Predicted 3D model of an 87-nucleotide RNA (c-di-GMP-I riboswitch aptamer) from Peribacillus glennii. The model forms 85% of the base pairs in the Rfam consensus. Model confidence (mean pLDDT): 82 of 100. The sequence was found by an Rfam model in a public genome assembly. It matches the Rfam family "c-di-GMP-I riboswitch aptamer". Rfam's curators write: GEMM was predicted in a large-scale screen for bacterial structured RNA regulatory elements.
RNA sequence: CUAUUCAAAGGGCAACCUAUCUGAAAAGGUAAGGGCGCAAAGCUAUAGGGGCUAAGGUAUAAGGGACCAUGCCAGCCAGCUGCAAAC
Numbered sequence: 001c002u003a004u005u006c007a008a009a010g011g012g013c014a015a016c017c018u019a020u021c022u023g024a025a026a027a028g029g030u031a032a033g034g035g036c037g038c039a040a041a042g043c044u045a046u047a048g049g050g051g052c053u054a055a056g057g058u059a060u061a062a063g064g065g066a067c068c069a070u071g072c073c074a075g076c077c078a079g080c081u082g083c084a085a086a087c
Stems, first nucleotide, its partner, number of pairs: 005084001012038002016034002018031005036075001042080003048077002050073003056068003
């Protein structure tokens, strides 16, 4: 230095539930508690794939549905970066 790995030490994040706010929704923020779990559960959403929602729009005689992201998800895969150092 690299790989491997949470072994050890120091730690970190926080699923989901509750209260409340934003939003059409998906979802996100804030607060406290608990802690599902995670070696990157750090960052990145027109760099790539995949997924969710459909306010608005399109087509339809109407209704109901269908389709579309400029909205959202990184704790789906992925890209980038990173602490420690036993074997």